A computed fold for a 71-nucleotide RNA from a Bacillota bacterium, annotated as transfer RNA.
RNAcentral holds the sequence, with entries from ENA.
It matches the Rfam family "tRNA". The family's RNA type in Rfam is transfer RNA.
Its mean pLDDT, the model's own confidence on a scale to 100, is 82.
RNA sequence: GCGGGUGUAUUUCAAUGGCAGAAAACCGGCUUCCCAAGCCGAGAACGCGGGUGCGAUUCCCGUCACCCGCU
Numbered sequence: 001g002c003g004g005g006u007g008u009a010u011u012u013c014a015a016u017g018g019c020a021g022a023a024a025a026c027c028g029g030c031u032u033c034c035c036a037a038g039c040c041g042a043g044a045a046c047g048c049g050g051g052u053g054c055g056a057u058u059c060c061c062g063u064c065a066c067c068c069g070c071u
Stems, first nucleotide, its partner, number of pairs: 001070007010024004018054001027041004047063005
């Protein structure tokens, strides 16, 4: 330099055009003499910029980061 893949919550993963979810973690409450475990509740995210479309996490273009292959 060329090609391909992956970017969603603090973390690991769903959702593939129509209200962005789950688990763990963190925080609050219940329980306990205390801690842990358990139960209940709350907060928190579509890498960035454009395009198409009534509507974009999803499709298209560019860009950034990471991974793989080729040179």